The RNA shown here (c-di-GMP-I-GGC riboswitch aptamer) has 89 nucleotides and comes from Peribacillus huizhouensis. NCBI's taxonomy places the organism under Bacteria, Bacillati, Bacillota, Bacillaceae, Peribacillus. Its Rfam family is "c-di-GMP-I-GGC riboswitch aptamer". Rfam links the family to the GO term cyclic-di-GMP binding.

[in-house]
RNA sequence: ACAGAAAAAGGCAAACCUAUUGAAAAAUAGGGACGCAAAGUCGCGGGUCUAAGGUAUUAUAUUGUGCUAUGAUGGCUGGACUGCCUGAA
Numbered sequence: 001a002c003a004g005a006a007a008a009a010g011g012c013a014a015a016c017c018u019a020u021u022g023a024a025a026a027a028u029a030g031g032g033a034c035g036c037a038a039a040g041u042c043g044c045g046g047g048u049c050u051a052a053g054g055u056a057u058u059a060u061a062u063u064g065u066g067c068u069a070u071g072a073u074g075g076c077u078g079g080a081c082u083g084c085c086u087g088a089a
Base pairs, nucleotide, nucleotide: 002087003086004085011036012035016031017030018029019028020027021026034075040081041080042079044078045077046076047073048072049071053068054067055066056065057064
């Protein structure tokens, strides 16, 4: 290189709750552990979620509804970059 059965040094932290931010999806912090061998980093491809704004439509208008990412997700996945331990050589 390769592999992750067992062990160890350790690490991360889902749901949920609280606070803050946001139009929302969601994010951050604290609590909390379902899990994770890259659940470390990067929205580059695909997927998924949202729809403020834009646009179409109904309508006098408001409301409503459809479409749309430039928003979000790395704990959906491919890819890129980096790294611990053990096995192995």